[in-house]
About this RNA: The RNA shown here (transfer RNA) has 82 nucleotides and comes from a Bacillota bacterium. Its Rfam family is "tRNA". Rfam's curators write: Transfer RNA (tRNA) molecules are approximately 80 nucleotides in length. Model confidence (mean pLDDT): 81 of 100.

RNA sequence: GGGGAAGUUCCCGAGUGGCCAAAGGGGACAGACUGUAAAUCUGCUGCUUAUAGCUUCGGUGGUUCGAAUCCACCCUUCCCCA
Numbered sequence: 001g002g003g004g005a006a007g008u009u010c011c012c013g014a015g016u017g018g019c020c021a022a023a024g025g026g027g028a029c030a031g032a033c034u035g036u037a038a039a040u041c042u043g044c045u046g047c048u049u050a051u052a053g054c055u056u057c058g059g060u061g062g063u064u065c066g067a068a069u070c071c072a073c074c075c076u077u078c079c080c081c082a
Base pairs, nucleotide, nucleotide: 001081002080003079004078005077006076007075010026011025012024018065027045029043030042031041032040046054047053048052058074059073060072061071062070
């Protein structure tokens, strides 16, 4: 230099344009159980004025009634070729 793949919540990781604050696992926190702990089970884990609203999926724009998902550029990482 050429070709390709990837970036998602604290971590891993899934995610057909509408059923998404986003499956599942781990960790943290709270509770149950236990003499204590571990294991197990339940709840919870973006914010708020909380049956709802707001914001968020690498960054900035764009398309659309509607974007984690589609498009453009940029950043970072990985693989192949030279």